[in-house]
Record summary
A computed fold for a 143-nucleotide RNA from Geodermatophilus sp. TF02-6, annotated as c-di-AMP riboswitch aptamer (ydaO/yuaA leader). NCBI's taxonomy places the organism under Bacteria, Bacillati, Actinomycetota, Geodermatophilaceae, Geodermatophilus. The coordinates come from a structure-prediction model, not an experiment, and the mean pLDDT is 76. It matches the Rfam family "c-di-AMP riboswitch aptamer (ydaO/yuaA leader)". Rfam describes the family as follows. This family represents a conserved RNA structure found upstream of the ydaO and yuaA genes in Bacillus subtilis and related genes in other bacteria. The ydaO/yuaA element is thought to act as a genetic 'off' switch for the ydaO and yuaA genes in its native state. Gene Ontology terms of the family: cyclic-di-AMP binding and regulation of gene expression.
RNA sequence: CGACGUCCGGAGCCGGACCGAGGCGGACCGGGGACCCACCGAUCCACUGGGGUGAGUCCCGCCUGCGCUCCGGGCGCAGGCGGGUAGGGCGCCGUCCGGCCCGAACCCGUCAGCUAACUCGGUAGGCGGUCGCGAGGAUGGGA
Numbered sequence: 001c002g003a004c005g006u007c008c009g010g011a012g013c014c015g016g017a018c019c020g021a022g023g024c025g026g027a028c029c030g031g032g033g034a035c036c037c038a039c040c041g042a043u044c045c046a047c048u049g050g051g052g053u054g055a056g057u058c059c060c061g062c063c064u065g066c067g068c069u070c071c072g073g074g075c076g077c078a079g080g081c082g083g084g085u086a087g088g089g090c091g092c093c094g095u096c097c098g099g100c101c102c103g104a105a106c107c108c109g110u111c112a113g114c115u116a117a118c119u120c121g122g123u124a125g126g127c128g129g130u131c132g133c134g135a136g137g138a139u140g141g142g143a
Base pairs, nucleotide, nucleotide: 001132002131003130004129012127013126014125018026019025020024027123028122029121030120031119032118037113049111050108051107052106053105058084059083060082061081062080063079064078065077066076067075068074069073087102088101089100090099092141093140094139095138096137097136
């Protein structure tokens, strides 16, 4: 990956998402938060918010709706669809080539650089049946 099969279970595996006990402690992951450092540097006005978890960002095209307009059409916003893309995953591990897949979602609420003390939050999810097929090339390493 394909086919078949369907009800329960989970040794083990991926992952920060566990451990011990009793209503708490430890461990792990993340956010906020000084000095130093970093950033900023003529002035004024207007417009635009910004940030975090995560690989999940950005660009283009089409359609629909709304708003603006100098109405010939354009522009902006939101949603949907399609294509690409930063990035991420897949063989014991690293790098390069090739192949396949993903490229979501959510939170804070006008506030956030780093950051000791301090403080807040989280500890999900998935694989794991049988049979068959496949797991490439170069180089270095491990066993």